A computed fold for an 85-nucleotide RNA from Mesobacillus maritimus, annotated as c-di-GMP-I riboswitch aptamer. Its Rfam family is "c-di-GMP-I riboswitch aptamer". Gene Ontology term of the family: cyclic-di-GMP binding. The sequence was found by an Rfam model in a public genome assembly. The organism belongs to Mesobacillus, within Bacteria. Its mean pLDDT, the model's own confidence on a scale to 100, is 87.
[in-house]
Order: sequence, then C1' cells, then structure tokens
RNA sequence: CGUACGAAAAGGCAGCGCCGUUGAAAGAUGGCUACGCAAAGCUAUAGGGGCUAAGGUCUGUAGACUAAGCCAGCCAGUUACCGAA
Repeated sequence: CGUACGAAAAGGCAGCGCCGUUGAAAGAUGGCUACGCAAAGCUAUAGGGGCUAAGGUCUGUAGACUAAGCCAGCCAGUUACCGAA
C1' cells in the first nucleotide's frame, strides 16, 4: 500500500408514524421523529426480484393482462471514511 474483516474514534444516513405538496396509483418530496444501517452512498429498457395500472388490449358485469411508471432500507453491481484483532 492492497484485499478481507469490523474493535475503537471522527462523523454520516434516517425507518414506522404524523403534517404539507405532488402523482391515476405505486411512489416521490419538504418538515418533525429515530426503527435501524459499515455503505441505509450511487446505479432501475444493459442482472434478478417486487409494487402500481392512468393509458392500452381482452372480456362484455365484474374483472384479467400489460411499464420504457415506481421500489436499491429486497438480492445485486459499483465507489468509498477509519484502522485494532
């Protein structure tokens, strides 16, 4: 120095819920709050998986199917602070 790993230190992020805005919805976003996280940083027609279905297609009553819409705090890819065992 690098990889693996995760004691310590310095910090970081922010769940559920509530309120506002936005969206057809899933969801996103701002504030409060911290459940937790060693990547809970980033990446979503260029891996998998999941959610929604406005519009469209079928059915002909209801409904069913459909993503280039959405989720990375699901797995994953990728980058990275610190440095004990």